Model confidence (mean pLDDT): 80 of 100. This is a predicted structure of a 73-nucleotide RNA (transfer RNA) from a Candidatus Hermodarchaeota archaeon. It matches the Rfam family "tRNA". It is annotated as a transfer RNA.

[in-house]
Order: sequence, then structure tokens, then C1' cells
RNA sequence: GCACGCGUGGUCGAAUAGGUAAGACAAAAGGUUGCAAACCUUUAGAGUGCAGGUUCAAGCCCUGUCGCGUGCU
Repeated sequence: GCACGCGUGGUCGAAUAGGUAAGACAAAAGGUUGCAAACCUUUAGAGUGCAGGUUCAAGCCCUGUCGCGUGCU
């Protein structure tokens, strides 16, 4: 330099064909307890690396770009 894959809450990680962004862990509040842990209940937290485009509608499609990984030279 070329090709391909990946980037989503604090962490991990789904969303297969474009249609309101799962779940687990962690956090907060309450219950329980002599206190705590464990357990139970509830709550909050994202707009998907960044910038554009297409579309009624984009994590998903297109372009550029950044980062990481793999292969080739």
C1' cells in the first nucleotide's frame, strides 16, 4: 500500500430480511438481617466510533474518515 472483518450503556453482548436498541454483570432505592453477605422487588442509564448521504423510517444500505484485528504484497 491492497483486501476482508469488527467498533452498540460503567463492563460483556444480542438485534439474521431496514420498522419503537434484548439479556447478563455492575450501580441506585426498598424489603429481609442485630449488622453485613446472599436472596427478593423496583428504578435509572445508549441512540450504535466520527462526519455525511439514501429512505416515511438506518445499529443494519451507500460514501468518506478514525481505531483495532486478520490476510496479502